[in-house]
RNA sequence: UAAAAUCCUGCGCCGAAUCCCGACACGGAUCGGGAGCGGGGGACCCAAGCCAGUGGGGAGAAUCACCAUCGCGGUGAAGGGCAACCUCUUCAGCUCUAUCCCGUCAGCUAACCUCGCAGGCAUUGAUGAGGAGACCU
Repeated sequence: UAAAAUCCUGCGCCGAAUCCCGACACGGAUCGGGAGCGGGGGACCCAAGCCAGUGGGGAGAAUCACCAUCGCGGUGAAGGGCAACCUCUUCAGCUCUAUCCCGUCAGCUAACCUCGCAGGCAUUGAUGAGGAGACCU
């Protein structure tokens, strides 16, 4: 502002992706370190153990089945998300189910080794319980 869009600020959301210190030194950026959070590799034991194959594996909620199409798509199950102090239970509603990486190699795995701390957004109502905090007396 009729609505939409854009910008700034505040409070927030998804996610591990936050905080602190030092150097450079106005500041920012950059570099180094610490804490915290998250991931990967990696013994004995256990599991596996052959052949073939369209190899196999990891991050992530993001998998599976069916139908249909030139293509777009649809349905179901399973799995995620949805602030008003926080967590959990139940009901209903809305919504997502992608993408990327390793490179023939990795089961679990103590010690140990190692990596990341990005990016993207803008509102859902009710119910019961627990916890925390504030005010008043």